RNA sequence: GCCGGCGUAGCUCAGUGGUUAGAGCGGACGUUUCAUAAGCGUCAGGUCGGAAGUCCAAUUCUUCCCGCCGGCA
Numbered sequence: 001g002c003c004g005g006c007g008u009a010g011c012u013c014a015g016u017g018g019u020u021a022g023a024g025c026g027g028a029c030g031u032u033u034c035a036u037a038a039g040c041g042u043c044a045g046g047u048c049g050g051a052a053g054u055c056c057a058a059u060u061c062u063u064c065c066c067g068c069c070g071g072c073a
């Protein structure tokens, strides 16, 4: 340099045009216990990497940029 994949909560990931953006783990609080852990309940936490375009509507499609991973040279 060329090609491909990925980027969504603190972490691991789902969602792939349609109106509230979710799960598990983790965190806080409550409950339970003599106490801790486990269990159960509730809650918080997101510019969906950035910009532009298409569309009535974009996390989702297209283009460019940035970052990470892999392959070729």
Stems, first nucleotide, its partner, number of pairs: 001072007010025004018056001027043005049065005